[in-house]
Molecule: SAM riboswitch aptamer (S box leader)
Organism: bacterium
RNA sequence: UUCUUAUCAAGAGCGGUAGAGGGACGGGCCCUUUGAAACCGCAGCAACCGAUAAAAAAUUAAAAAUCGGUGCUAAUUCCCGCAGGUUUAUUCCUGGAAGAUAAGAA
Numbered sequence: 001u002u003c004u005u006a007u008c009a010a011g012a013g014c015g016g017u018a019g020a021g022g023g024a025c026g027g028g029c030c031c032u033u034u035g036a037a038a039c040c041g042c043a044g045c046a047a048c049c050g051a052u053a054a055a056a057a058a059u060u061a062a063a064a065a066u067c068g069g070u071g072c073u074a075a076u077u078c079c080c081g082c083a084g085g086u087u088u089a090u091u092c093c094u095g096g097a098a099g100a101u102a103a104g105a106a
Stems, first nucleotide, its partner, number of pairs: 001106008013042005021031003025081004043073003048069005077098001082095004
């Protein structure tokens, strides 16, 4: 990097360095000098993967806990982007695509 599978309406931020951008892409809309990205420190959320021991239950299993590997901590994945249906409507609904993360494979 590519492929497969699963999930994506919930949840969780302060400080330091830095100094203008950021929210994948296009459009929209937003965040940002009351300080963006990035890096560092500490904290938190979550529970995809691995490990661990006990109790209960059980014709099978799952959840929770601790530790470890990741991930995440503005806005539904911020909304739409293709198709179908629907509406007075640029409205709403469903599915898909794309993207992100995890695990496995090449």